[in-house]
Molecule: FMN riboswitch aptamer (RFN element)
Organism: Thalassospira mesophila
């Protein structure tokens, strides 16, 4: 300090002000936010190694809807469909989003400007921020014992 097992903690922020309205945290206007792993020429702490943090739109993941598959109900039956519960080779269908200028060998990452995304169900009137599923589920992150080379 590594593999492997088991257990344990943890593990998502955010509409100020102002317009219309019978009604809007939903539209108009301003605002305000960025999950987890890699990569990073910046930064911090020792100063040899080397440990710490830095990307919403660069590559992967994760949750949610879909799909698919099974029980169990609605339906005269099929078809459809409702609720559960499983499937991640469903090599991901919604399904996502970055430009320009500087510096530098070398930046979609740093400086600086401008832009752009944001599951589903509910609503007195369309939601990335409000209520709900969810006291859920997780990508992951740190601990603790055990074994082993």
């Nucleotide at each position: 300090g590594c593999u492997u097992a088991u257990u344990c903690u943890c593990a998502g922020g955010g509409c100020a002000g102002g317009g219309u309205g019978u009604a809007a945290u939903u539209c108009c206007u301003g605002a305000c936010c960025g999950g987890c792993g890699g990569u990073a020429a910046c930064c911090c702490g020792a100063u040899u190694u080397c440990g710490g943090g830095a990307a919403g739109c660069c590559c992967g993941c994760g949750a949610g809807c879909g799909c698919c598959u099974g029980a169990c109900g609605g339906u005269u039956u099929a078809u459809c469909u409702g609720u559960c519960a499983g499937g991640g080779u469903c090599a991901a269908g919604c399904a996502g989003a970055u430009c320009u200028g500087g510096u530098g060998u070398g930046a979609u990452u740093c400086c600086a400007g401008g832009g752009c995304c944001g599951a589903c169900g509910g609503u007195a009137a369309g939601a990335g921020u409000c209520c709900g599923g969810a006291u859920g589920g997780g990508a992951g992150a740190g601990g603790a014992u055990a074994a082993g080379g």